[in-house]
This is a predicted structure of a 74-nucleotide RNA (Glycine riboswitch aptamer) from Rummeliibacillus stabekisii.

RNA sequence: CUCUGGAGAGAGCUAAUUUUAGCCACCAAAGAGGCCAGCCUUUAUGGUUAAACUUUCAGGUGAACAGGACAGAG
Numbered sequence: 001c002u003c004u005g006g007a008g009a010g011a012g013c014u015a016a017u018u019u020u021a022g023c024c025a026c027c028a029a030a031g032a033g034g035c036c037a038g039c040c041u042u043u044a045u046g047g048u049u050a051a052a053c054u055u056u057c058a059g060g061u062g063a064a065c066a067g068g069a070c071a072g073a074g
């Protein structure tokens, strides 16, 4: 990279040129930010350092489309 599986959360309200936008509520599994332990050290208010935790910036919330961590195969 290709194929397959793949969750969660309002058919909310308003407006409209009917493609969408705004507001509120909500979700967490693209991405992004934050920190533990540990390690290093000049021992300080230092450096380094995750996550499925957390923040909800981004993204997403009827179906469809699209996205999708992760898993399997090639």
Base pairs, nucleotide, nucleotide: 001074002073003072004071005070010024012023013022014021015020025061026060027059031057032055033054034053038048039047040046

The coordinates come from a structure-prediction model, not an experiment, and the mean pLDDT is 80. It was read from a public genome assembly, where an Rfam model found it. Taxonomically the source falls in Rummeliibacillus (Bacteria, Bacillota, Bacilli, Caryophanaceae).